Glycine riboswitch aptamer from a Bacillota bacterium, 103 nucleotides, folded computationally.

RNA sequence: AUGACGGAUACGGGAGAGUUCCCUUUGGGGGCGCCGAAGGAGCAAUCUUGCAGCCUGCCAGGCUGAUCGGGAAACUUUCAGGCAAAAGGACCGUGUCCUGACG
Numbered sequence: 001a002u003g004a005c006g007g008a009u010a011c012g013g014g015a016g017a018g019u020u021c022c023c024u025u026u027g028g029g030g031g032c033g034c035c036g037a038a039g040g041a042g043c044a045a046u047c048u049u050g051c052a053g054c055c056u057g058c059c060a061g062g063c064u065g066a067u068c069g070g071g072a073a074a075c076u077u078u079c080a081g082g083c084a085a086a087a088g089g090a091c092c093g094u095g096u097c098c099u100g101a102c103g
Stems, first nucleotide, its partner, number of pairs: 006098008018032001020031004033083003039079001040077003046070002051065006
C1' cells in the first nucleotide's frame, strides 16, 4: 500500500394518516377517528438440547413424534411515535473517519 462486512458522522433525497370536536395562557392539553418508515414486540422455513417409540447393525447410526432454546423482514402489531408547518423519519446516494476479512 488493497479495503469485504460492520459502525459513526456530514450533506442531499425521503411516504402515509383529521380542512375533526372541546378547552386554552394560542405554547399546547383532552376525546373520537386514522397512519406506519424512529424505537419496541411477534413468528416461517430451519438449526439445536435432552426425552419417548421403532429399525439396523454391534455400542454407533437412521426415522418419527412432542418439547426447551435460537431463528427475517419493508410481514404483523399499534405499546411508543405520528396525522398544517417545523422537527423527526426506515431506506437510498455521495463524502469523511474507525475497524481490518481477503489479497
Lineage of the source: Bacteria > Bacillati > Bacillota. The model forms 91% of the base pairs in the Rfam consensus. The sequence was found by an Rfam model in a public genome assembly.